[in-house]
């Protein structure tokens, strides 16, 4: 510091997701050590037990208990047990009486608040402690305990009697205390011990009183700061202030009575939800976000909710009283209790530890002191829960072991790893030493202080004893021994790390994109590797990345965002010039910002962690001193920013009133007749009761044609005949005036298209709804007839529009050019002009900017002020609340779920029922044909044991097959064989071979005859047979979606790339587009492109003219011969043959065109503009076709899925569909007949000629391995005949008799003869070929083949008709344009409807929590009345009693708890319903994307 994901590719927006830190964690899977942290995040839930608060006998009285002494008594008499007595000791239970139980210790329920945090303050308290001043004098009642009765199950209550005090109460004294009317008045204490002691005292310590101060603590009061929600907007009645009284330690409405009527709030009151705050923590480059465990400070709280007492201090965690749960104990009357203390149970959870030691250290409490209590605390123990630090060994070892695994079979890789050798011993284990952590305490001597005192007491110093829980402690030494010590995740990209086998969209992964459907680096296991290591990984949370909330540091034309526009409140900013002040700004200084942390330097633990010293820091608050530019406050001025007055201008700017012609409808009347209207074609509808059409006259309502113009007015919405009246703003000029009076603008207001809605009118076209008529499968629509709201006036609501320039307002500033509108100025040529300028309104363009598109002085450029909006796509601008509204809505605005994309711009295809330009037997024009019949052949269904299997739009279907009787053949029954029919190792035997014969349907099986070969170094070797092993053969099995090669098609279409340059941010463009041209990206111009490659064409081969050379098997003109056949001799002219060579190039002329490319005509020539015809198929498409030619990966069978045989099948048959054959007949049939071809084949062949046979054919053969023989007869042609009929047409069908090939012609062959004569009389709807030697027709040959062609490749013969043209169907090129498509229109995608599962709104109602009013109740306790009962201290008193004090009781006010009633508000459930998301393949229809077949979309009604 980034990556990864929307796309066929790009850029951009924009979410989702990953790497990183981190943790009080958790769960898997694993585990050796030490050291220092940390260890109920949940149910502030409920507790069994045990311990966590005591202590002082140096306040008291005392004496249960324990020890001792004494006395007496007993057993008994040494002395030892026992009872008694005695408080005398030392000590102490219980009580009185003091201090402490307000600390320590937990835990975060509440609290959003002066609770924290930080600075300030004034009207106060504060035990113990310091320090100072003064005191500590005299009297006095009593109640506890005990002793006794009484009551009760206990707890425990209760009479009566005795007594102590540092208890309690009274006088005395008192000021530097309080009070005050200023004279005054008020208020106090207690001992206790210890030493001498002349018994009076003195002295030490310790305590006590009042009083100042202090130090600590604590209370109060204010400024700042301190979470969500405004779908919480108003809230308050002691409220806010004053006076009086009370009242607290203390200011105060703190309380109260009167009086006033304020206070708080958009700078967010008041409600609601959530929450202890902080010092830090974690993150993070900061600024920020998050968090508030351990530790430290405050706060608040102790079962719930209330009260107060006591005290220095509590409204108290281990005190007290009352309510209420809930739990225990009861004798049912009554009592008891509170672990959010330290352990510990239960339960709750994903989770969180022992009923441990010690007070030895640090701290608390009590004591004069020892001491004592101390679950604070120190220390152990469980926990990998974190952090740190060590170990699990080290050196050497290559036969690169075995073994795994992988392999291209060679090896490679684990891997120096191991093993072996050599060696060390940390930690552990055994066993021996040992520190620190201890500083006091005591006794003892010495000595200081106090004091009369060498007692005592403190206090130093010396010296002896004595204290450790941890602890078998840290640590050191020795002994033994590699011995006790790795694992966890991951390896498709991100993101270090790759093979195998398993599996087949299954099991399964996944953190995102995604993998898996027979070759899975992505699933499961293994090798191997990577990454971290006593760990390692998943989940879960926090912050980073995320600039994805944006102060630092985003955006709003099209991506999510500018409110439909004013006009304005508050608020924010705000022209110039001076002085002044110093709030904000700046700089010094003080204080204060706790400690820990963190950071920097040092020390201590072997080192780290971890502890510890010191700095700086704490950016921050408050006071105080200066500075004054800039911003604000004040003064006082100015005019340029903004207004006012005065003169002119244009304008559909707005209101009312009033006039106007054009159509259109209707009505009236005349002419006038049959149709009229309407469509793509109709019909519905109008019309003989006179329509349409015309003429006239007349009646209504609505809209104002030309002019009209990217003109013009207006803030937007909008605004258009003509006049007049009222009105509003806007330019433009020149002068005075005002002096900042200004931008903007959350609330607020107020204009606001067309639908709609109220009332009342109006109502000619027009026209939602609705009717009819078409259209269509359907047609609730598009189109046609009609036609109601409504459209129009009046009033008075909605208040939205894709209310758009998808662009808030004001401002200033940045080259330019061309229009166009009002204004003004100036120039001359005065004119339909020109220069300047001003206000607006277009076009275009440059710097700038922008993701592109684009904007560009009318900004989206460059600054600046203010407001408004957004923050992934759906869910949704919806629900629920609110407000508006008659409704129809509107306006504000959620969430749960659900996706991993939604989006903009371009860019390249592709497609279009877009466009434009061109070609093709694509259409037209023409000639034959298929589709009808019969049969032929393929295919599809069926069938069947099998009917083997492959091709399936064009581009399967006379196709793999250029030929299925057996065989082929792959298929089906049947009966065989297992190393195998065939290959290549090994072993053992045989020469091979071959005769004959049985069984048997053959394969085989059995028996039998003959035969001993061939090279040899004499060992043997080669072929070939048989037998045996175990490697292995072998498959027409399966995958054409794992391949190779072939091959078919787009297409013989004219197009397909690169390099370089240039253009763009890229994908890409350019070139290759563009004007002409061509059969052609063909060729010529032009261009930011210049060149080239692959295709076109050309080079090959054939054919057409000629010209050489060459003549044998070809040929025969001249000569001769002849048996009369070029036969023959002769010849190479001719023909031909097969090598060679020429020839055609728009070469040449006219015309055109741009002087090009070319194109149109002619000449010439055998041939003319590619001369004809064949080969030849760019870059790629279709996962076309082919594992059944072949070849091959993988997978599968192996006594069968392999191999041999025999018979069958493939030839089957209601149908159906392709290809052909033959016809349907005279352009024909048949009959005759001495015309004429080309190209082939030929030795297991073709076979002349003879002969037979009616023929198919068969006998027999000459010749020929061919320019020699031969197949071979060409046929259409020519004469004659038949006369339109189911025939002399036309041959299927069938009997019947043969040939022929073949081992073999039933299933199954092809001919031949006789006989037999079916459908067809030119063929619906469609549909195919084919442009000249072509189509039609007519025969010939050939492969393959034993035989079998109507097929298929070939060959020549005869020989046409027609193209006006390119609108229209098919296909294709090139531009081009739109797009929501990229599997590309056979695309994409919408809604209801069915199913299924999921959250959610509504909902009769019902359950619960909160909270509010109003009224009832009224425990405890405080406060105030009372107080006829009870009353020790003090006063009076004549001693009866009374006074004051109090106390029970009762009342009254406050109030928890509860109840009544009626609400606010929150959440659970809830029949039933509403949308809503989500789902491989349901259903119906086509809405939208292309002009998406009716352009789409926005508001709005139906």
């Nucleotide at each position: 510091a980034g990556a990864g994901u929307u796309u066929g590719a790009u850029c951009c927006u924009g979410g989702c997701u990953c790497a990183g830190a981190u943790u009080g964690a958790a769960c898997g899977c694993u585990g050796g050590u030490g050291g220092c942290a940390u260890g109920c995040u949940u149910a502030a839930c409920a507790c069994a037990u045990g311990c966590a608060a005591g202590u002082c006998g140096a306040a008291c009285g005392g004496c249960a208990g324990c020890a001792u002494g004494a006395c007496u008594c007993u057993g008994c008499u040494u002395g030892c047990a026992g009872a008694g007595u005695u408080g005398a000791u030392g000590g102490c239970g219980a009580g009185u009486g003091g201090c402490g139980g307000a600390c320590g210790g937990g835990u975060g329920a509440g609290u959003a608040a002066c609770a924290c945090g930080u600075g300030g303050g004034a009207a106060u308290c504060u035990a113990c402690c310091u320090a100072u001043c003064a005191g500590a004098c005299u009297g006095g009642g009593a109640c506890a305990a005990c002793c006794u009765g009484a009551g009760g199950a206990a707890a425990c209550u209760u009479g009566g009697g005795c007594u102590a005090a540092u208890a309690c109460c009274g006088g005395a004294u008192a000021a530097u205390a309080c009070u005050u009317g200023a004279g005054g008045g008020u208020u106090a204490a207690a001992a206790g011990u210890g030493g001498c002691u002349u018994a009076g005292g003195c002295u030490g310590c310790u305590g006590c009183u009042g009083a100042u101060a202090g130090a600590u603590g604590a209370g109060c009061c204010u400024g700042c700061g301190u979470c969500g929600g405004a779908u919480u907007a108003g809230c308050u009645a002691g409220a806010u202030g004053g006076u009086g009284g009370g009242g607290u330690a203390a200011g105060a409405g703190c309380u109260u009575a009167c009086c006033a009527u304020g206070g708080c709030g958009a700078c967010g009151a008041u409600c609601c939800g959530u929450a202890g705050c902080u010092g830090u923590u974690c993150u993070g480059a900061g600024a920020g976000g998050a968090a508030g465990a351990u530790c430290a400070g405050c706060c608040a709280c102790a079962c719930u909710g209330g009260g107060a007492c006591u005290g220095a201090g509590a409204c108290a965690c281990g005190g007290c009283c009352c309510a209420g749960a809930c739990u225990c104990c009861u004798a049912c009357g009554g009592g008891a209790g509170g672990c959010a203390g330290c352990a510990g149970u239960g339960g709750g959870g994903a989770a969180u530890a022992u009923u441990g030691g010690a007070c030895a250290a640090u701290g608390g409490g009590g004591g004069c002191a020892a001491c004592c209590c101390u679950g604070a605390u120190c220390c152990a123990g469980c926990a990998a829960u974190g952090c740190c630090a060590c170990g699990u060994g080290u050196g050497u070892g290559a036969a690169g072991a075995a073994g795994g695994c992988c392999u291209g079979a060679g090896g490679g890789u684990u891997g120096u790893a191991a093993a072996g050798c050599a060696c060390u011993u940390u930690a552990g284990c055994c066993a021996g030493g040992g520190a620190g952590g201890a500083a006091g305490u005591u006794g003892c001597u010495a000595u200081u202080g106090u004091u009369a005192a060498u007692a005592g007491c403190a206090g130093u110093a010396g010296u002896a004893a004595u204290u450790g829980a941890c602890g078998u402690u840290a640590c050191c030494u020795g002994g033994a021994g590699a011995a006790u010590a790795a694992g966890c995740a991951c390896c498709g990209g991100c993101u270090a790390a790759c093979u195998c086998u398993g599996u087949g969209c299954c099991a399964g992964c996944a953190g995102c994109c995604g993998c898996g459907g027979u070759a899975a680096u992505a699933c499961a296991g293994a090798g191997g590797g990577u990454g971290c290591g006593a760990g390692c990984g998943u989940u879960a949370a926090u912050c980073g990345g995320a600039a994805u909330u944006a102060c630092u540091g985003g955006g709003c034309g099209u991506a999510a965002a500018g409110c439909g526009c004013g006009c304005g409140u508050a608020g924010g900013c705000g022209g110039u010039u001076a002085c002044u002040u110093a709030a904000g700004u700046c700089a010094g200084a003080u204080g204060u910002g706790a400690a820990a942390g963190a950071c920097c330097u040092g020390g201590g633990c072997u080192u780290a962690a971890c502890c510890u010293g010191g700095g700086a820091a704490g950016u921050g608050c408050a006071u105080u001193u200066g500075a004054u530019a800039c911003u604000g406050g004040g003064u006082a001025a100015c005019u340029u920013g903004a207004g006012u007055a005065c003169u002119g201008u244009a304008g559909a700017g707005g209101a009312a009133a009033g006039g106007g012609g054009a159509a259109u409808u209707c009505a009236c009347g005349g002419u006038g007749u049959a149709g009229c209207g309407g469509u793509g074609a109709a019909a519905u509808g109008c019309g003989u009761a006179g329509a349409u059409a015309u003429c006239g006259u007349g009646a209504g309502g609505a809209a104002c044609a030309u002019c009209g113009g990217u003109g013009g007015c207006g803030a937007a919405g909008g605004c258009g005949c003509c006049u007049u009246u009222c009105u509003g703003g806007a330019c433009a000029g020149a002068u005075a005036c005002u002096g900042a009076c200004g931008c903007u603008g959350a609330g607020g207001u107020g204009c606001g298209a067309a639908a709609g809605c109220g009332u009342g009118g109006g109502u000619a076209g027009c026209g939602a709804a609705c009717a009819g008529g078409a259209u269509u499968a359907g047609a609730u629509a598009c189109c046609c007839u009609g036609g109601u709201a409504g459209u129009c006036c009046a009033c008075g609501c909605c208040g939205u529009a894709a209310a758009c320039g998808a662009u808030g307002u004001c401002u200033a500033c940045u080259a330019g050019c061309c229009g166009u509108u009002g204004g003004g100025a100036c120039u001359c040529u005065u004119g339909a002009a020109g220069u300047c300028u001003u206000a607006g309104u277009g076009g275009c363009g440059c710097a700038g900017u922008u993701a592109a598109c684009g904007c560009a002085c009318u900004a989206a450029g460059u600054a600046g002020a203010c407001c408004g909006c957004c923050u992934g796509g759906g869910g949704a601008g919806u629900a629920c609340g609110g407000c508006c509204g008659c409704a129809a809505g509107g306006u504000u605005a959620a969430a749960a779920c659900u996706c991993a994309a939604a989006u903009g711009a371009a860019u390249u295809g592709a497609c279009g029922g877009g466009g434009g330009c061109c070609c093709g037997c694509a259409c037209a024009a023409g000639c034959g044909g298929u589709g009808g019949a019969g049969c032929a052949u393929g295919u599809g269904g069926u069938u069947u044991a099998a009917u083997u299997c492959g091709a399936c739009g064009c581009a399967a279907c006379g196709c793999g097959a250029a030929g299925a009787a057996c065989c082929u053949u792959a298929c089906c029954u049947g009966g065989c064989c297992u190393u195998g029919a065939c290959a290549u190792g090994c072993u053992g035997a045989g020469a091979a071979c071959u005769u004959u014969c049985u069984a048997g349907a053959g394969a085989u099986a059995g028996a039998u005859u003959g035969g001993u070969g061939c090279c040899u170094u004499c060992g043997g070797g080669a072929a070939c047979u048989c037998a045996g092993u175990g490697a292995c053969a072998g498959g027409u099995g399966c995958u054409g979606c794992a391949u190779g090669g072939c091959u078919g098609u787009c297409g013989u279409c004219a197009g397909c790339u690169c390099g370089u340059g240039u253009c763009g941010u890229g994908a890409g463009a350019u070139g290759u587009u563009g004007g002409g041209u061509u059969a052609a990206g063909u060729c010529c111009c032009g261009c930011a492109a210049c060149g080239a490659g692959c295709g076109c064409a050309a080079c090959c081969c054939u054919u057409g003219c000629c010209c050489c050379u060459a003549g044998u098997u070809g040929c025969c003109a001249u000569u001769g011969g002849u048996u009369c056949g070029g036969c023959c001799a002769g010849g190479c002219a001719c023909u031909c043959u097969a090598g060679g060579g020429g020839a055609a190039c728009u070469g040449c002329c006219g015309g055109u065109g741009a002087u090009a490319a070319g194109c149109c005509g002619g000449a010439g020539g055998a041939a003319g503009g590619u001369g004809g015809g064949g080969a030849u198929g760019a870059c790629g498409u279709c996962a076309a076709g082919u594992c059944c030619u072949c070849a091959u990966g993988g997978c599968c069978c192996u006594u069968a899925u392999g191999g041999g045989c025999u018979g069958g099948g493939c030839u089957a048959c209601a149908c159906a569909c392709g290809u052909g054959c033959u016809a349907c007949a005279a352009u024909g049939g048949c009959g005759g007949u001495g015309a004429c071809a080309g190209a082939g084949g030929g030795c297991a062949g073709c076979a002349a000629g003879g002969g037979c046979g009616c023929a198919a054919g068969c006998c027999u053969g000459a010749g020929c391995a061919a320019a020699u023989c031969u197949c071979a007869a060409a046929a259409a042609g020519c004469c004659g005949u038949c006369u339109c009929a189911g025939u002399u047409c036309g041959g299927a069908u069938u009997g019947u008799u043969c040939u022929c090939u073949g081992c073999a012609a039933c299933u199954c062959g092809a001919g031949a003869g006789c006989a037999u004569g079916a459908a067809g009389g030119u063929g619906g709807a469609a549909u195919c070929g084919c442009u000249a030697g072509u189509a039609a027709u007519c025969g010939c040959g050939g492969a393959u083949c034993a035989g079998c062609a109507u097929g298929c490749c070939g060959c020549g013969g005869u020989g046409a008709a027609u193209a006006c043209g390119u609108u229209c169907c098919c296909g294709g090129g090139c531009c081009u344009u739109g797009u929501a498509c990229a599997c590309a229109c056979c695309g994409c995608c919408c809604g209801u409807c069915a199913c299924a599962c999921c959250a959610u709104g509504g909902g009769a109602g019902u359950u619960g929590g909160u909270u509010u009013u109003a009224c009832c109740c009224g425990a405890a306790g405080c406060u105030g009345g009372u107080g006829a009962g009870c009353u020790a201290a003090c006063c009076c008193g004549u001693a009866a009693g009374g006074g004051g004090g109090g106390c029970a009781g009762c009342c009254a006010a406050c109030c928890a708890c509860g109840g009544u009633a009626a609400g606010g508000u929150c959440a659970g459930c809830g029949a039933c319903u509403g949308g809503g998301g989500u789902g491989a393949a349901g259903u119906c229809g086509u809405a939208a994307c292309a002009a998406g077949g009716u352009a789409g979309c926005c508001g709005u009604a139906g």